[in-house]
Context: one part of a larger RNA
RNA sequence: UUGGGCGUAAAGGGUGCGUAGGUGGUGCUGUAAGUCUGACGUGAAAUCUCUGGGCUUAACCCAGAAUCCGCGCCAGGAACUGCAGUGCUAGAGUGUGGGAGAGGAGAGUGGUAUUCCCGGUGUAGCGGUGAAAUGCGUAGAUAUCGGGAGGAACACCUGUGGCGAAGGCGGCUCUCUGGACCACAACUGACACUGAGGCACGAAAGCCGGGGGAGCAAACAGGAUUAGAUACCCUGGUAGUCCCGGCCCUAAACGAUGAUCACUUGGCGUGGCGGGUUUUACCCCCGCCGUGCCGGAGCUAACGCGUUAAGUGAUCCGCCUGGGGAGUACGGUCGCAAGGCUGAAACUC
Numbered sequence: 001u002u003g004g005g006c007g008u009a010a011a012g013g014g015u016g017c018g019u020a021g022g023u024g025g026u027g028c029u030g031u032a033a034g035u036c037u038g039a040c041g042u043g044a045a046a047u048c049u050c051u052g053g054g055c056u057u058a059a060c061c062c063a064g065a066a067u068c069c070g071c072g073c074c075a076g077g078a079a080c081u082g083c084a085g086u087g088c089u090a091g092a093g094u095g096u097g098g099g100a101g102a103g104g105a106g107a108g109u110g111g112u113a114u115u116c117c118c119g120g121u122g123u124a125g126c127g128g129u130g131a132a133a134u135g136c137g138u139a140g141a142u143a144u145c146g147g148g149a150g151g152a153a154c155a156c157c158u159g160u161g162g163c164g165a166a167g168g169c170g171g172c173u174c175u176c177u178g179g180a181c182c183a184c185a186a187c188u189g190a191c192a193c194u195g196a197g198g199c200a201c202g203a204a205a206g207c208c209g210g211g212g213g214a215g216c217a218a219a220c221a222g223g224a225u226u227a228g229a230u231a232c233c234c235u236g237g238u239a240g241u242c243c244c245g246g247c248c249c250u251a252a253a254c255g256a257u258g259a260u261c262a263c264u265u266g267g268c269g270u271g272g273c274g275g276g277u278u279u280u281a282c283c284c285c286c287g288c289c290g291u292g293c294c295g296g297a298g299c300u301a302a303c304g305c306g307u308u309a310a311g312u313g314a315u316c317c318g319c320c321u322g323g324g325g326a327g328u329a330c331g332g333u334c335g336c337a338a339g340g341c342u343g344a345a346a347c348u349c
Base pairs, nucleotide, nucleotide: 003321004320005319006318007303008302012317014201015200016199017198021194022193023192025088026087027086028085029084030083031082033081034080035077036076037075038074040072041071042070049065050064051063052062053061054060091191092188093187094186095184096183097182098181103177104176105175106174107173108172109171110154115149116148117147118146119145120144121143125136126135162169163168206247207246208245209244210243211242215241216240220236221235222234223233258316259315260314261313262312263311266294267293268292269291270290271289272288273287274286275285276284298305299304322349323348324347331342332341333340334339
């Protein structure tokens, strides 16, 4: 509980689509629900307030006024909101023509490197560390050459570069497919914004079933270190990491900054497209969209933000209201489980 807030103090939902609801461009006509004016009725009295009066004063009492902030009905007004009708094109969408992109899905394919296997050469070490040891090696290792197998990841290009709503996306080729941007201004004619519930997506880890398993590596074992060493270092190593199908639904899911629209000095980069200029590969200038840095006014507790706002306004949603107890308990709901979501109180400072 009015209010004041949410980058870092408590507080932006992980993200999108969208239902109800809330809000909504511009002209004309009508209507009169909201709204405005006037009249009438009602709004009991007492009380409260003001003025005056009565008890010697006060409390108290009496009279008048005001108030009762409201409701009903009638008449009128029509600027604004609503409603009804009819237009418009600046919002939004469609169309046509373009180019950019690690956007998504599937299939195929390439080379490097690690490991393993086979063969050749070759001999006593290799490996590892701060130093060592465990480990591997005369049953021939390490090193080196040739051949083969298999899995995973794609060096350079690579860029405060690009794409995506977010999570996220990186070798190459093909197929299917989503979105954005630029130019034109042909079409629709407010079709818009937001969005409680709802639905969908959602890194990693984890779970279920089936495959796969090179490297790495929780757990685990051993060697060291140490007072100890259930660690850091070393040698091994299983889940897992990978693929298919089904779950889980969390995060420092971060820009710790919700979405949309409008307005408000500048400078320097960079990605995409268009226009102008020109000997049109270039450079330069202008416009739009994106992405960065620095800074003005303004804002801010400061730090800082600063046309990609945390400035100035508008609409809608989410959230906060001292610390601990506690994201706990209980209940509900979802899940195979792990657990998720919702979410207190006593007590205490």
Model confidence (mean pLDDT): 89 of 100. The part of an RNA shown here (small-subunit ribosomal RNA, central domain) has 349 nucleotides and comes from a metagenome. The RNAcentral record of the full RNA draws on SILVA.